[in-house]
């Protein structure tokens, strides 16, 4: 230098033909108990960055970063 997969809340980790971003663990607030675990009800917290297409992009294009595997 090439090719080929990957980047979604704090952590893993889905998301169908391109149509409303979910789940699990953590947490952060109630219940229930004398406290803590545990259970049970609520909350907050997410598409790596810019660009274009599109009525609409987490998903299709173009670039770049960044990780990972192979070739040279």
């Nucleotide at each position: 230098g090439g090719a080929c997969g990957g980047u979604u809340g704090g952590c893993u980790a889905a998301a169908u033909u391109g149509g409303u971003a979910g789940a699990g663990c953590g947490u952060u607030g109630g219940g229930a108990c004398g406290u803590a675990a545990c259970c049970c009800c609520a909350g907050a917290g997410g598409c790596g960055c810019g660009g274009g297409u599109u009525c609409g992009a987490g998903u299709a294009c173009c670039g770049c970063a960044c990780c990972g595997u192979c070739c040279a």
Predicted 3D model of a 72-nucleotide RNA (transfer RNA) from Leptidea sinapis.
Lineage of the source: Eukaryota > Dicondylia > Lepidoptera > Heteroneura > Leptidea.
It matches the Rfam family "tRNA". The family's RNA type in Rfam is transfer RNA. Gene Ontology term of the family: triplet codon-amino acid adaptor activity.
The prediction has a mean pLDDT of 81.